[in-house]
RNA sequence: UCGUUAUCACGAAAGGCAGAGGGAUUAGACCCGCUGAAGCCUUAGCAACCCAUUUCUUACACAAGAAAUAGAAGGUGCUACAUUCUACAGUUUUAUUACUACUUAAAAAUUAGUA
Numbered sequence: 001u002c003g004u005u006a007u008c009a010c011g012a013a014a015g016g017c018a019g020a021g022g023g024a025u026u027a028g029a030c031c032c033g034c035u036g037a038a039g040c041c042u043u044a045g046c047a048a049c050c051c052a053u054u055u056c057u058u059a060c061a062c063a064a065g066a067a068a069u070a071g072a073a074g075g076u077g078c079u080a081c082a083u084u085c086u087a088c089a090g091u092u093u094u095a096u097u098a099c100u101a102c103u104u105a106a107a108a109a110u111u112a113g114u115a
Stems, first nucleotide, its partner, number of pairs: 001115001004112001006110002013043005021032003026087004044079003049075002051071001052069007083107001089103003
């Protein structure tokens, strides 16, 4: 980097350095920011993807699957706002369009494998 899988309205911030941008990209909207943005570092926390423990089943060499946990040592991740919202398609309503609501796709992010 490509592809696969799963999740995506839960949750969880202080300090230091730094100094003007940031919320992925495009467009629109709405926000955050000199009462200090991005980025880096330290500490703390959240969550439970990998993981850990126990039980059951298959297997009987390794292992695989399921369930539970008032499990969290370790590997990632995350700690404004729903992935901040909308965009494509469909449904809903309507004579039609628009609006509203819902579902899905695409894209993004992250986990775990593969190459």
Molecule: SAM riboswitch aptamer (S box leader)
Organism: uncultured Polaribacter sp.